[in-house]
Context: one part of a larger RNA
Molecule: small-subunit ribosomal RNA, 3' major domain
Organism: metagenome
RNA sequence: UGACGGGGGUCCGCACAAGCGGUGGAGCAUGUGGUUUAAUUCGAUGAUACGCGAGGAACCUUACCUGGGCUAGAAUGCAGUCUGACCGUGGGUGAAAGCUCAUUUUGUAGCAAUACACAGAUUGUAAGGUGCUGCAUGGCUGUCGCCAGCUCGUGCCGUGAGGUGUUGGGUUAAGUCCCGCAACGAGCGCAACCCCUAUCACUAGUUGCCAUCAGGUAAAGCUGGGAACUCUAGUGAAACUGCCGUCGCAAGACGUGAGGAAGGAGGGGAUGAUGUCAAGUCAUCAUGGCCUUUAUGCCCAGGGCUACACACGUGCUACAAUGGAGAGUACAAAGGGCUGCCACUUGGCAACAAGGCGCUAAUCCCAAAAAACUCUUCUCAGUUCAGAUUGGGGUCUGCAACUCGACCCCAUGAAGCUGGAAUCGCUAGUAAUCGUAUAUCAGCAAUGAUACGGUGAAUACGUUCCCGGACCUUGUACA
Repeated sequence: UGACGGGGGUCCGCACAAGCGGUGGAGCAUGUGGUUUAAUUCGAUGAUACGCGAGGAACCUUACCUGGGCUAGAAUGCAGUCUGACCGUGGGUGAAAGCUCAUUUUGUAGCAAUACACAGAUUGUAAGGUGCUGCAUGGCUGUCGCCAGCUCGUGCCGUGAGGUGUUGGGUUAAGUCCCGCAACGAGCGCAACCCCUAUCACUAGUUGCCAUCAGGUAAAGCUGGGAACUCUAGUGAAACUGCCGUCGCAAGACGUGAGGAAGGAGGGGAUGAUGUCAAGUCAUCAUGGCCUUUAUGCCCAGGGCUACACACGUGCUACAAUGGAGAGUACAAAGGGCUGCCACUUGGCAACAAGGCGCUAAUCCCAAAAAACUCUUCUCAGUUCAGAUUGGGGUCUGCAACUCGACCCCAUGAAGCUGGAAUCGCUAGUAAUCGUAUAUCAGCAAUGAUACGGUGAAUACGUUCCCGGACCUUGUACA
């Protein structure tokens, strides 16, 4: 100087407390461990692994296993030689890959030889490796932590390590600011500058809008028209403790204060200092070294990654009446669409099929929002709850649904009556609850992830305690 303490002081955080809803019990989905296996490819392992890499494993992917093949090799460059075409077409063998046979058969310049181009074969040279080492590395990432810290120059103090500044008194979300001070300044962080959102004005007015006028319909901005309103998307205004009062030297704090759409950082996002964990990644990529080269490389078929006594994590659905079923009536936002989204009609109980309009989209479509509301029924039961499992019949995608897809219909109708010890999330448009969309994608194991809106709470006395953190101080046989 740090680190640590079941030392002290001050302070903060859904850390506790106060509340609401979960997990842990059941069934299923998914990931992991273990076991099994020819293989169940590899990585991630307290917090900071476990719906994680994977934003989509039937083949492919695919790295694994079994078997069949190739050896300058699947791709590309350079040099040499040979052929004249290559591509394509057909045959044999085969699971395919591969091996093999036949057939068709170039261009430009030039009379030609030949040269060049192109293509194939072959030789040589550079290959290849998801093989090892993340403890050789770059890059990227997690975490402490959106915590308020981490440092430097000059000066001063100390023999020196080092200190001071950065401590103290206040204050703040903040090393934020004020006052004081052997310090005076400065940098990286904080804040601000950036984006979305809440209000208004101006500009613009189609594909969006419809108040006034006119036409028109069963109805409908449907039409003429309008530029007000909504909205769209560009520019600007607006919030600064600016005003008032109280306290205070100041910084600032307080208020049912005023005004205001918004009030004290308005709400959210992007943004992550010096460093810590030899944290993670050699399997995104790049890369040193090592290893491999008729194989640890490459091609192919089939299988596996989907196994199943069991254990754990994360979720979904329930156990019902604040509910289930049937019928009817409303109200969103944000996305996507040409190898696409598909109105509408017909067939089918349905998944869907057959026709077929529009749309390269503020124009057309996906699209029905669902909880909600109204009426009817069920009357507390393993039930008209719950839906696992299984049997049968189908639809669709796709060379192909056996291992191993999703969906539809009929039948079947398991466990489950609110969950031990323990444990998690959340402070407001939040929790809870309800649907919608997208990426990936032929299809889909999505209950996941990422966005979007609808309905919409309860509680916070307080900081004694648990956990984590910041500053000062103290002790130390620790570095």